[in-house]
RNA sequence: GCCUCAGUAGCUCAGUGGUAGAGCGUACCCUUGGUAAGGGUAAGGUCAUGGGUUCAAUCCCCAUCUGAGGCUCCA
Numbered sequence: 001g002c003c004u005c006a007g008u009a010g011c012u013c014a015g016u017g018g019u020a021g022a023g024c025g026u027a028c029c030c031u032u033g034g035u036a037a038g039g040g041u042a043a044g045g046u047c048a049u050g051g052g053u054u055c056a057a058u059c060c061c062c063a064u065c066u067g068a069g070g071c072u073c074c075a
Base pairs, nucleotide, nucleotide: 001071002070003069004068005067006066007065010024011023012022013021018055026042027041028040029039030038048064049063050062051061052060
């Protein structure tokens, strides 16, 4: 330098062209004599960044950034 894959909640990950979810974690409540376990509620998201297509983009297209893997060249 080229190719492929990935980037979504604090962590690990789903998801689909129609204003986004799970598990764990966090806070509170119930339960208990008190914990753990269990049940419930809530908070928590510029869906990597910018642009384009579209009535509508997290999803499709282009560029860029970051990470992982592979290939090639030079030394």
The RNA shown here (transfer RNA) has 75 nucleotides and comes from an uncultured Chloroflexota bacterium.
It was read from a public genome assembly.
Rfam family: tRNA. Rfam describes the family as follows. Transfer RNA (tRNA) molecules are approximately 80 nucleotides in length.
Its mean pLDDT, the model's own confidence on a scale to 100, is 80.